[in-house]
Notes: A computed fold for a 521-nucleotide part of an RNA from an uncultured bacterium, annotated as small-subunit ribosomal RNA, 5' domain. Model confidence (mean pLDDT): 83 of 100. It matches the Rfam family "Bacterial small subunit ribosomal RNA".
Context: one part of a larger RNA
């Protein structure tokens, strides 16, 4: 020299596009982050159209005693609503976001294999939905509890739940036949036995059920190679190795048991201790290498702490459930709730890292036929010179070389074309108009935003500093100080003429930044 997710001083005009808790995987107030479907289904409840009762106003007419009228209203039944929703029920909450604490491993990577596998929604293809039948919620109804939440009786839908048929197919035994192959075997055909399906809704345009095939897609599982450091860690293993058999699981396999055998690993470094996600990629370097793993992107672990299953296609599941543990908080003391390593935000801790914003307009994403709902994914604003980049702070002329300031050998030198002055310009700026793209698809639809950008007009006005000058290493004098106060990356300066300390002039060097500090090469 180069570089950073940096910080610290002293300084500070503007924009674009980035980036912004490295430390306590420390504690969290409070507001949002996962919902959706009434076009599955009863119920309520609204607003509607009809109709019936009750009810009696305003008006009219009066012989003033009433009579006609029939309005609000309030009850019961109907109709209708792309109406609202607690509750059954579907899909979604296994995505997306976070965060790297654990992991030295088939966890990454990289190349192979599965004749041992699964895959919800999607897409082709075939084929098929016949007919029953019992609850349970909600709802009433008693009823416990401070609350959380229940308990019991009863009624009641369904695309909830469960038999029955039907079996093109599947699947599971069994033999047979042909055919491959890569050990165990696969494929393919016919055959006879056996178990297995289904559900509607609707605006009649669909949209949905169920079985099989095949394909996409995503996933699970094994192998070979690679992958930090310490011999002042040398021995280590009994579900330990490997068979037999059985169990489990989609699926292989001590994954697990019962049984037999004694193996199995290790100086090519086992065991043990340390350390650390891990690649693409970034840094640096002519490379070869060293060095990091932040922003994106992939992969994997994890969600207060540790352990478990359940649902489900897919979880042993961040805003799911049991159970134990440590904190918080409630409480009528009998019990209860809670989990920001989701976005803001708050305490701490740090030398240190933001707003308790706006918008679903866009891209994506869940759900729905759709309308549309959700959406702190994302798009955008805000706040920091934290980095890159890119412009300005004026430009042209102007010698009486003005004053002043420095130094002087008192002549002079230099600050210095500098300013002052003239003549210019409008980049940034202010002020007025105008005004998008970004919206696809004929119309509607823009948080950003009255921004970007264009156009008049004003005025040099508002915008420059930091470091350094002994030698490395570009840039020199005075004056203070006098081994004193200080400098210093190294060599080293300073004890009375210090270019090395301070402070002025003046010079270099870079520039909205410039040292200083740390890490790496």
């Nucleotide at each position: 020299g180069g570089a950073c997710g940096a910080a610290c001083g002293c300084u500070g005009g503007c924009g674009g596009c980035g980036u912004g808790c490295u430390u306590a995987a420390c504690a969290c107030a409070u507001g949002c982050a996962a919902g959706u479907c009434g076009a599955a289904c009863g119920a309520a409840g609204c607003a509607c159209u009809u109709u019936g009762a009750a009810g009696g106003a305003a008006u009219u007419c009066u012989u003033c005693g009433g009579a006609a009228g029939g309005a609000a209203u309030u009850c019961a039944a109907u109709u209708u609503g792309a109406c609202u929703u607690a509750g059954u029920g579907g899909c979604g909450g296994a995505c997306g976001g976070g965060u790297g604490a654990g992991u030295a491993a088939c966890g990454c990577g990289u190349g192979a294999g599965c004749a041992a596998c699964c895959u919800g929604c999607c897409u082709a293809c075939a084929a098929g939905a016949g007919g029953g039948g019992g609850a349970c919620a909600a709802c009433a109804g008693u009823u416990g509890g401070a609350a959380a939440c229940g308990a019991c009786u009863g009624c009641u839908a369904a695309u909830a739940c469960c038999g029955c048929a039907u079996a093109a197919g599947a699947c599971c035994a069994c033999g047979c036949u042909a055919u491959c192959g890569c050990a165990u075997g696969g494929u393919a055909g016919a055959g006879a036995g056996g178990u297995c399906a289904a559900a509607g809704a609707u605006u009649u345009a669909u949209c949905g059920c169920u079985u099989g095939u095949a394909g996409a897609u995503g996933g699970g599982c094994u192998c070979g190679c690679g992958u930090c450091u310490g011999a002042u860690u040398a021995g280590c293993u009994a579900g330990u190795u490997g068979g037999u058999g059985a169990g489990g699981u989609a699926a292989u396999g001590g994954c697990u048991c019962a049984c037999c055998a004694a193996g199995g690993c290790a100086a090519c470094g086992a065991u043990c201790a340390g350390u650390a996600g891990c690649c693409g990629a970034c840094c640096u370097g002519a490379g070869a290498g060293g060095g990091u793993g932040a922003u994106c992107g992939g992969c994997c672990a994890c969600a207060c702490u540790g352990g478990a299953a359940c649902u489900g296609a897919g979880a042993c599941a961040c805003g799911g459930u049991c159970c134990a543990g440590a904190c918080u908080c409630c409480u009528a003391c009998g019990g209860g709730a809670g989990g920001c390593a989701g976005c803001a935000g708050u305490g701490g801790g740090g030398a240190a890292u933001a707003u308790u914003g706006g918008g679903c307009a866009a891209u994506g994403g869940g759900g729905g036929c759709a309308a549309c709902c959700c959406u702190g994914a994302c798009c955008c604003a805000g706040c920091a010179a934290c980095g890159c980049c890119g412009c300005g702070u004026g430009a042209g002329g102007g010698a009486a070389g003005a004053a002043g300031g420095u130094u002087u050998u008192c002549g002079g030198a230099u600050u210095g074309u500098a300013a002052a002055c003239c003549u210019c310009u409008g980049u940034c700026c202010u002020u007025g108009g105008g005004g998008a793209c970004g919206a696809a698809g004929a119309a509607g639809u823009g948080a950003c935003g009255g921004u970007a950008c264009c156009c008049a007009a004003g005025g040099a006005g508002g915008a420059a500093g930091c470091u350094c000058c002994g030698g490395c290493u570009a840039a020199c004098u005075a004056c203070g100080u006098g081994c004193c106060a200080g400098c210093a990356g190294c060599c080293g300066c300073g004890g009375u003429a210090a270019u090395a300390c301070g402070u002025a002039g003046g010079g270099a060097g870079c520039g909205a930044g410039c040292g200083u500090u740390g890490u790496c090469c």